[in-house]
Context: one part of a larger RNA
RNA sequence: GAAUGAACGUUGGCGGCAUGGAUUAGGCAUGCAAGUCGAGGGAGAACCCGCAAGGGGGACACCGGCGAACGGGGUAGGAAUACAUAGGUAACGUACCCUCAGGACGGGGAUAGCCAAGGGAAACUUUGGGUAAUACCCGAUGUGAUGUCAGGAUGUGAAUGCCUGCCAUCAAAGGUGAGAUUCCACCUGGGGAGCGGCUUAUGCAUCAUUAGCUUGUUGGCGGGGUAACGGCCCACCAAGGCUGCGAUGAUUAGGGGGUGUGAGAGCAUGGCCCCCACCACUGGCACUGAGACACUGGCCAGACACCUACGGGUGGCUGCAGUCGAGAAUCUUCGGCAAUGGGCGAAAGCCUGACCGAGCGAUGCCGCGUGCGGGAUGAAGGUCUUCGGAUUGUAAACCGCUGUCGGAGGGGAUGAAGUGUAUGGGAGCAAUCUCCUGUAUUUGACAGAGCCUCGGAGGAAGCACGGGCUAAGUUCGUGCCAGCAGCCGCGGUAAUACGAACUGUGCAAACGUUAUUC
Repeated sequence: GAAUGAACGUUGGCGGCAUGGAUUAGGCAUGCAAGUCGAGGGAGAACCCGCAAGGGGGACACCGGCGAACGGGGUAGGAAUACAUAGGUAACGUACCCUCAGGACGGGGAUAGCCAAGGGAAACUUUGGGUAAUACCCGAUGUGAUGUCAGGAUGUGAAUGCCUGCCAUCAAAGGUGAGAUUCCACCUGGGGAGCGGCUUAUGCAUCAUUAGCUUGUUGGCGGGGUAACGGCCCACCAAGGCUGCGAUGAUUAGGGGGUGUGAGAGCAUGGCCCCCACCACUGGCACUGAGACACUGGCCAGACACCUACGGGUGGCUGCAGUCGAGAAUCUUCGGCAAUGGGCGAAAGCCUGACCGAGCGAUGCCGCGUGCGGGAUGAAGGUCUUCGGAUUGUAAACCGCUGUCGGAGGGGAUGAAGUGUAUGGGAGCAAUCUCCUGUAUUUGACAGAGCCUCGGAGGAAGCACGGGCUAAGUUCGUGCCAGCAGCCGCGGUAAUACGAACUGUGCAAACGUUAUUC
């Protein structure tokens, strides 16, 4: 000098864009943060119409589907099963989406809801009866897939891959609608995209005042297990494997893109944003599922907290706000789904503390303003003085202007594209489908520019420093005292170094100090 997620002191006009729990991965009151589909299923309260019968209506709950594995938060652990880069998978998976081929036939038994009867303080739960499905099961068919076997071709470093054949095993569900080959769903396969699993090499901290480490350890054979290779696991066999190019142990640490600095090489660093990994009160475990060993799912154990009728139960903010604590220190218990994106749905739409916005903080960066021109009797006052004057100083007053920002009023570009509805036109043989296109109407939480009007210099300057380094000095007070200080050093009676005043210098809505990096 540059920099910071900073803090502290003094001061503080406006706006834009960013950014804000770095410490206790300490504890948490309260609200919200994941639902949706009635065009899968049965049932159906309130309410409305009706004298009634009945009709409309459709909440909550239940079965079922999809989602809940994303999105959001944090960096505790982890020094390598992480991450980065380049490969491999002849050892693999993939719901939704796209594409291609083929299909959807016939049956069955339950169960929740519901009704009835109980148990319990509650959480919740038991028994009996009975009902539906795109829930579950059985059979048929088999384009095909899978498996054993047989045969064949290609080809590689290496057939477990590919082709053909016999046999065996394995499918399906309906909905909407007047009407379905046609729309939406369903089943079996092939391919794709994207996403993931596994694996190889290289790179990626400190300590040798850590030198030896290892028994599923290293390899083999056979099996189990997995989507898949593998001591991943198991039985048996062999005795191996790693290490001075640092094994093992200890300490520290999320990694990268990047960021700061620097001419660079380097050094330091990894906050916000993006990618990856890991974590979800602590430890362990599996279930469901295409996908989890699952933040707001489950079970077990533990600590903590809460409720209790003492028998027993409940909970997990490292989501958004908020609270206590500790700390030098870090914000609102705000608005909205209008936009973007996500989930579900045929759609309308619903949900979304993702997100978009507003609020708070000079925390940072950037921009603007605090006036402009004239004005000498060089006014008054202040300070200094050699008492002549000098300086503050064109500074003020005074005269003439302007109108940024702020204030008041008006106005409303833009963020809105769509979607839906109504009605036209066109294309796809047909269609309840798809696409293109016109008109009208419909959607803004929040913000609101440029512009116009009013008013009037009015509301808007401080902080640090002045011995040298280092830009800028005089007077008074003090008297090795009080104090200053980054280093050198000042202060013991004439202090340009302490304190004050005047004056000057620097920066400026900031200026200094402290901490840290280069």
Overview:
Predicted 3D model of a 518-nucleotide part of an RNA (small-subunit ribosomal RNA, 5' domain) from Planctopirus hydrillae. The coordinates come from a structure-prediction model, not an experiment, and the mean pLDDT is 84. It was read from a public genome assembly. NCBI's taxonomy places the organism under Bacteria, Planctomycetota, Planctomycetia, Planctomycetales, Planctopirus. It matches the Rfam family "Bacterial small subunit ribosomal RNA". Rfam links the family to the GO terms ribosome and structural constituent of ribosome.